RNA sequence: CCAGUCGAUCCUGCUGGAGAAUGCUGCUUGUGGAAUUCGACUAAGCCAUGCAAGUCAGAGGUCCUAGUGGCCUCGGCAAACGGCUCAGUAACACGUAAGUAACCUACCCUACGGUGGCGGAUAACCUUGGGAAACUGAGGGUAAUACGCCAUAGUUGAUUAAUACUGGAAUGUUUUUUCGAUUAAAGUCUUCGGACGCCAUAGGAUGGGCUUGCGGCAGAUUAGGUUGUUGGUGGGGUAAUGGCCCACCAAGCCAGUGAUCUGUACGGGCUCUGAGAGGAGUAGCCCGGAGAAGGGAACUGAGACAAGGUCCCUAGCCCUACGGGGUGCAGCAGGCGCGAAACCUCUACAAUGCACGAAAGUGUGAUAGGGGAAUUCCACGUGCAAGUUAUACUUGCUUUUCUCAAGUCCAAAACGCUUGGGGAAUAAGAGCUGGGCAAGACCCGUGCCAGCCGCCGCGGUAACACGGGCAGCUCUAGUAGCGUUCGCGAAUAUUGGGCCUAAAGCGUACGUAGCCUGUUAAGAAAGUUCUUGGUGAAAGCAUGCGACUUAAUCGUGUGAGUUGCCAGGAAAACUUCUUUGACUUGGGACCGGGAAGGGUCGGAGGUAUUUCAGGGGUAGGGGUAAAAUCCAAUAAUCCUUGAAGGACCAUCGGUGGCGAAGGCGUCCGACUGGAACGGGUCCGACGGUGAGGUACGAAAGCUAGGGGAGCGACCGGGAUUAGAUACCCCGUUAGUCCUAGCCGUAAAUGAUGCAAGUUUGGUAUUGCAAUCCUUACGAGGGAUUGCAGUGCCGUAGGGAAGCCGUUAAACUUGCCGCCUGGGGAGUACGGCCGCAAGGCUGAAACUUAAAGGAAUUGGCGGGGGAGUACUACAAGGGGUGGAGGCUGCGGUUUAAUUGGAUACAACGCCGGACAACUCACCAGGGAAGACAGCACUAUGAUGGUCAGCCUAAAGGGCUUACUUGAGGCGCUGAGAGGUGGUGCAUGGCCACCGCCAGCUCGUGCAGUGAUGUGUCCUGUUAAGUCAGGCAACGAGCGAGACCCGUACUUCCAGUUGCUAAUCUUUUUCUACGGAAAGGGAUGCACUCUGGAGGGACUGCCGUGGAUAACACGGAGGAAGGAGCGGGCGACGGUAGGUCAGUAUGCCCCGAAUUUCCUGGGCCACACGCGGCCUACAAUGCGUGGGACAAUAGGAUGCGACUCCGAAAGGAGAAGCUAAACCCGUAAACCCACGCUUAGUUUGGAUUGAGGGUUGGGACUCACCCUCAUGAAAAUGGAAUCCCUAGUAAUCGUGUGUCAUUAUCGCACGGUGAAUGCGUCCCUUCUCCUUGCACACACCGCCCGUCAAACCAUCCGAGUGGGGCCUGGACGAGGCCUAAUCCACCAAGGGUUAGUUCGAAUCUGAGCUCUGUGAGGAGGGUUAAGUCGUAACAAGGUAACCGUAGGGGAACCUGCGGUUA
Repeated sequence: CCAGUCGAUCCUGCUGGAGAAUGCUGCUUGUGGAAUUCGACUAAGCCAUGCAAGUCAGAGGUCCUAGUGGCCUCGGCAAACGGCUCAGUAACACGUAAGUAACCUACCCUACGGUGGCGGAUAACCUUGGGAAACUGAGGGUAAUACGCCAUAGUUGAUUAAUACUGGAAUGUUUUUUCGAUUAAAGUCUUCGGACGCCAUAGGAUGGGCUUGCGGCAGAUUAGGUUGUUGGUGGGGUAAUGGCCCACCAAGCCAGUGAUCUGUACGGGCUCUGAGAGGAGUAGCCCGGAGAAGGGAACUGAGACAAGGUCCCUAGCCCUACGGGGUGCAGCAGGCGCGAAACCUCUACAAUGCACGAAAGUGUGAUAGGGGAAUUCCACGUGCAAGUUAUACUUGCUUUUCUCAAGUCCAAAACGCUUGGGGAAUAAGAGCUGGGCAAGACCCGUGCCAGCCGCCGCGGUAACACGGGCAGCUCUAGUAGCGUUCGCGAAUAUUGGGCCUAAAGCGUACGUAGCCUGUUAAGAAAGUUCUUGGUGAAAGCAUGCGACUUAAUCGUGUGAGUUGCCAGGAAAACUUCUUUGACUUGGGACCGGGAAGGGUCGGAGGUAUUUCAGGGGUAGGGGUAAAAUCCAAUAAUCCUUGAAGGACCAUCGGUGGCGAAGGCGUCCGACUGGAACGGGUCCGACGGUGAGGUACGAAAGCUAGGGGAGCGACCGGGAUUAGAUACCCCGUUAGUCCUAGCCGUAAAUGAUGCAAGUUUGGUAUUGCAAUCCUUACGAGGGAUUGCAGUGCCGUAGGGAAGCCGUUAAACUUGCCGCCUGGGGAGUACGGCCGCAAGGCUGAAACUUAAAGGAAUUGGCGGGGGAGUACUACAAGGGGUGGAGGCUGCGGUUUAAUUGGAUACAACGCCGGACAACUCACCAGGGAAGACAGCACUAUGAUGGUCAGCCUAAAGGGCUUACUUGAGGCGCUGAGAGGUGGUGCAUGGCCACCGCCAGCUCGUGCAGUGAUGUGUCCUGUUAAGUCAGGCAACGAGCGAGACCCGUACUUCCAGUUGCUAAUCUUUUUCUACGGAAAGGGAUGCACUCUGGAGGGACUGCCGUGGAUAACACGGAGGAAGGAGCGGGCGACGGUAGGUCAGUAUGCCCCGAAUUUCCUGGGCCACACGCGGCCUACAAUGCGUGGGACAAUAGGAUGCGACUCCGAAAGGAGAAGCUAAACCCGUAAACCCACGCUUAGUUUGGAUUGAGGGUUGGGACUCACCCUCAUGAAAAUGGAAUCCCUAGUAAUCGUGUGUCAUUAUCGCACGGUGAAUGCGUCCCUUCUCCUUGCACACACCGCCCGUCAAACCAUCCGAGUGGGGCCUGGACGAGGCCUAAUCCACCAAGGGUUAGUUCGAAUCUGAGCUCUGUGAGGAGGGUUAAGUCGUAACAAGGUAACCGUAGGGGAACCUGCGGUUA
C1' cells in the first nucleotide's frame, strides 16, 4: 500500500495479503563452473571395525641379503600443537582501553663466558618362577647426551653504609661490608678446516599468568543480601599480587544507577532484515573461552591439573579358568538411536603446513583431491527458416550443448582445455486464473454433499470460487506448501503515537529520592566543540585495477566501518560546578478592611411526624388504577389541651458561596484553616513536579457501648399475574442517629493530572478595590474600570466527529501516572493489608475477526407534536354471526375424490354453473418413434378384403384364404408430445401499499464523508395545492390538467326515429258540435339519435385572513367552488399471484409423466369456516283488476301469430343479417276483497306420485311443470361487515357462461331514506421531532440458569521424579608432618600414627520445578433443546456505579452517587 466491522460513512483498532532471508517437504529436472554448504537445532545419547603422533649420525643388544638396513630396549625432543564440540558459564568469560613498581616463557635470535675430575646402577639380553589373560617376580650381566658425588663460574637471602640512574612515584637497578643458603655442563661426527650439541648469565622475540575502567539480558508475583563475609596485623602458599589459605583483632561490605535470587544464554568479528534508528540471529570461516561418558585428584614437564597420559569413585559395555582384567569417536570414515532434518567404512602425502632429524627423509583422516546431496551463487541451453489451416507434420540450415576419437592436464584418475567426425539430434516444469492479485462471466460433473479457502468468502440444480477438460497468466531448472526471523508496523512511537466520548489521568492532597529550574558578574573547564597522536587483527562490506572466454569466485590497492577507548593541546556560547558576589519580576513573610453552608467543640431554638394522658365527638377510617390485608363499639379517623422522645432544619435558596477532594445549610459563642482584593514594608530563587511513602477520603458494611420518632434491605401478610421469590398496598428487623475504632471503595465525573507562559471578543453573575452619578449626607441604589472566581455564546486554531474554544480539547515548555484488538479477567496463583466482607498488586493456557467511537439514511417505540380515511371512530341506516338451502374452502373418506389460491390482499376466486368432452385424477383396454446407424427383407417388408377366435367393445392381437409389391421400430441414438417440476430462473398480465401525496434531478451552497439543503417554517388545500418567509434557484415523474359518461343549451343532420301544425283515410263512440285510436301523406317544430360548439372562472358581493393563498355566506345560474360518476394511477416495495391462458430458460419422462377409447371421479359426509339465497311475517301474505322503464341480445339464433295442453311445453309458422322483426306481460307500486298474531292462508326444506325439455346418454349427477307432503325457523351470544344521496335499503329486467341448467358475475332502470359535515379515542396512513445496542430493519435484537458434546485451565487428600541449599554418618584418594622398616653412595620406596583437603554413597531438614490424581470449580466453543424476558424505545418499574441482603435464572430491594 491492498482486503476485512457498516444499509452506507469517517475514525480507532487488530486480522490477513504482497517483499527479503532461512530449515524441512511435494512435484519436476539438460550441462558446466564456484563455494567459508552438508548430524548445529532433537540425544555433550551409545558405539562394532580400520586409521587419526611420532621421530632421532646419544647408547646397548640381536638378525640378515652387510646397508645411511630391519627389530628390541635405555635415552632426547615432540605428544599442552593440530582436529572436534558448545554441555556448563551472566563471569574480568568476551570486546575494547590501560596496568604489571606483583610475574613466567622450552625450541628461536643477539652478546659474553665455560664444557674439569670421579662413581655406582639399570633396561634390553641370558637362566628360571607365578598367572587363563593383563601382567608380574627371582638370579646373572652391560652402556650412554640416563643417574649420582666433588670442583669452579654463578645464583640467591638477610644485614651495614653510600653514591648515582630510570620514573608520576622506588618497594627497582647499581656499588660496598658482614653472615648464610644453594650449586653447572655431554658428548657425537669429521674431508681435521670444522659442524651439530651441552652448561651459566644478560637482553630480545614469541607465547602466557594476574589486576583494573567501560560495554553488551529477562523477571520486583525475587527487596534486602553477606560471616572468610569487609578491612587490618602476622604467617603459609604461588612464577606472581591477593582471605588464595591460616591465627588474632575490628564490624564492616553490597543494594531502587536493582544487590541477592530465579530463568535463559559460550562471547566477539560478523549474518539476515530495514531508508535509517533499530529488531532478530551468531551453526559453518576467523579471534577468544570452555569441555572430552559424569565427578574428583595430583604426577611429569618450560608449559597440563593433560583425557587418542596416570590414579580413585559413579553409571554403562566387553573378556574371564570367577581369582582378576579391559574400555571411552564432542578426531576421519562408518553403525544404532533420536528425529521434519544432514554424504564414502574413497585416494595421496604430489602441494601447503606441523613434529622429529645435520640431512636424505619418516609421520600426518591436519591438509590436498575425488565420490554423494535440487544446499547456495553464477553462466548456458532446450533451436532457426520455409511450406501446409495450426504450437502438429515435412524439408532445408546451424552445432552452443550432446556423443565418438586423438593430444594435453593430474600423485593417480575424472572433469576441463585444443583439434577433428556424427547428428535437431540429448533437454520443461510447477503453481495459479471470485476479490486482494497477473490470467475464463468457457464446457462437463457434483448439488450446504464431496470439497476449496492465509483473509473476505464459495458449494442448498444454470458454481467465472469444488473435481475434470480446454484456454490463459506468473516464474522458470526450477516451482509450490509448512515452520521461523526481519520488513510491511508511526502496531512499544529516541528519530516517531496516544489518554473528554474509541484502550488509557492515580478519588484527593502533602512530600522524600530523582528530573527540571528566573536576572546578572567573576572563576573553573566536568559535559560540549575543534585539533594532534596511538589503537580498534584478518576475513567480511564499498570501490579502482587485475586473473580464470564472461560471471560467480580469486588476487592486489584504497576507503568506509568497528557507534568506541586511551593520551596530549585549544575554545568558553550553552549546560554544569563554586558554603563566590549582586538583583527582584517567581515564591514566601508582614499590614489593612471586607466576603463565605470551610473545620472542631459547646450552648440555645423551631415546625412537623409518632406515642401517651385529659376533654369533645360517632361509625367508619386508611389505602389503590380498582381492591384487600390493616385500624376501629375495649370508641378509631376527626377537633382541642398538655406531656414525652428522637431525627431534621421549610421559606431565604440562586445558572449563588466555601473547601484539595469526599463534602458543607436554624441561631449564638469559643478555638482554628484557607483564598481574594488593596498596600509595596521585609527575605532574596528559598521554586515546579513528584517513583516509593504519609494523611484525608460519600454511601454501604464491621467491632464495642448508647439511642431508636420517622423511614426502611431482610421477613410476614394483601393484591396483580400463566407464574410474580418483583413493580402497588398494610406492617416490620438490621440499619439510618451519637461516642470510640476499623474498612478505603463509587458513573470518587469536567469520564478532561499538576505548574508556567503566549493567543480576537461579547454577555451574565459573586468578592474586593478605585473613580463618577444620585441622596435625608447614615445607609442604599446605579455606571465605568482593575484584579480574582463562577457560567453562557462565539473568532482563529484544533478535532474522526460530537464538540472544545483565555476556566482550551489552541500554541510552547517541565514533571508524574496510564494505554497497546475483543474475550478469558480485574479472574487464578503468590505477596502485602483487613476482625470479616473484601481491598491493592495482577498473569497464562485457550478462544475469536472483529469488539468499539462519532455521525448519516431508514425502520421501529406500550416517545412527543401536526394532519388524513365510513376497507377509522363518532352520529345513524341495513346486515353477517342463530335456522333451512345454494356455493366455495378445510378436514375426513376414497381406486380417484386432479391441481392452484390460503391475514387484510385465499374461500359464488382460477370468469371454474364439471352428466360425455372439458380432464389434468382413478380402473381397464389400445395407438404412436421425424432423422441417422446396425440387424432383417424379392426364400416377400407393408397395406387391403372376407371369415373365425380373444374382448364390455374395437380400427387392436392371433389364424387361414385372396390380393398388393419395397420397405422396415427388432436394437442403439435422436425426436414429436407433456395441464410433468421449478412463479425462489423469467417475460407478460394482475393484486395490495394506494380513494395515498409522494418520488427525484440539474446547478449552487454546507459537510473529510455517508449525506444534507431544495422537499423546511407559518397559513391553506382533496393534493409537495397555493401564498408568504428562507442558501437556495429552477426542473421532471406523480396530483392537477387531460379522456369518457352524465346534467343545461345552441348549431348541423332527419331513416328504420318523431309527428306540433296542415291534408287524407279507417274504426269506434256521440249529447251530432265533435271526440278517441290507428294508417298514409307532409314536415324536421318537439322527443330521440350522434356530431360540432357554448357554459363555471372564486368571474361578482359581503365577512374572516397578512391587502396573500384560501375559507364561510350570498346573488345570478341547469349546474358553485374538483358539479356528479368513471378512465388514466409516480419512484418503488411485498422473492405477493399466475410455468394450469399463452410465451419461455433449465431439469425430468420419452413407449411412458405422450396419445386414444369405455366407465368412474372432481357432486363423497361425523364435522369446522367464509360468501350468498329464502325466511321468521300484517310497512305482511293470498286472490282479482289496473299503471310506468332502461341497458342489452338474436342466423345451428330470436321467434310474432294461430292451434293443442291445467302447466311445463308441443305442432305449424310470418318477420328479422335487425333505431325496421323478435326476446318483451317489468316488478315493487295503486285499487278492491280475504286473512287477524297462530308455527298460522307465515315459511318453504324434505319426501312421494305424475308429466315436460335438452342431449348419443339424465342411476351415480341436469333443469322445468302439476298434485300431495309441509322440516327448521318466532329477529339471532361473544364478535364483526357495508354505507354520506339518486347513496343505503328495496324492486324487478337484461346479459355472460350455455345442447340443457343461475340463489353467481357484470350491466340496466323503478321506488327511495336516516345521520355527520366532526374528531384523532381505537385501526391505518403521511409529515416534523426525539431515543435506539434494530438494518433479514420490533414477527428486530438480546441476557442468565438448567440439559448435551468437546477443549484448555484452577483447586485438590495425596503420590512419583529432578534441581539447589544446609546438617550428620561413612569415607576412595591426595597434600603435609613424625616415627619405623627396606635400600644404602645418594635420590628414593614401603608400613604405621597424626593433621588437613575431600569425590562418591547413606540419611535428616528446608526451598523450588515438574509428572500424575478420586473429586470439586468456574471459563471457552458448538444451525435449529428447556425456563423465563433482564437490557436496547420512557424496553413497558429509566439505566448504570459502589455496597449490603435476598432469590431457579436472567435479576429484585435498601442506602448514597452519576446522566452515558
Molecule: small-subunit ribosomal RNA
Organism: invertebrate metagenome